RNA sequence: CCCAGUCAAAGGCAAACCUGCUGAAAAGCAGGGACGCAAAGCCAAGGGUCUAAUUAGUGACUAGUCACUAAAUGACAGCCGGUUGCCGAA
Numbered sequence: 001c002c003c004a005g006u007c008a009a010a011g012g013c014a015a016a017c018c019u020g021c022u023g024a025a026a027a028g029c030a031g032g033g034a035c036g037c038a039a040a041g042c043c044a045a046g047g048g049u050c051u052a053a054u055u056a057g058u059g060a061c062u063a064g065u066c067a068c069u070a071a072a073u074g075a076c077a078g079c080c081g082g083u084u085g086c087c088g089a090a
Base pairs, nucleotide, nucleotide: 005087012037013036017032018031019030020029021028022027035078041083042082043081046080047079048076049075050074054071055070056069057068058067059066060065061064
């Protein structure tokens, strides 16, 4: 230095759930809380997943409302992927 993470140390993050706030929703933020995580750091310009305020189409009727379908411009990195990086025994 590379592979690797069964040992040790220093630490780190925080699922579900609860409370408050934001949002049309998905979801996010803060506090509590730990299921887990060696990248659970960062990236939503690749794939994938979620949502549909809005737009388009169709239908219904009361004629501007409702329902259905399609579509991110909205999200998710704790799905894959990309990228940077801490530790030290065998």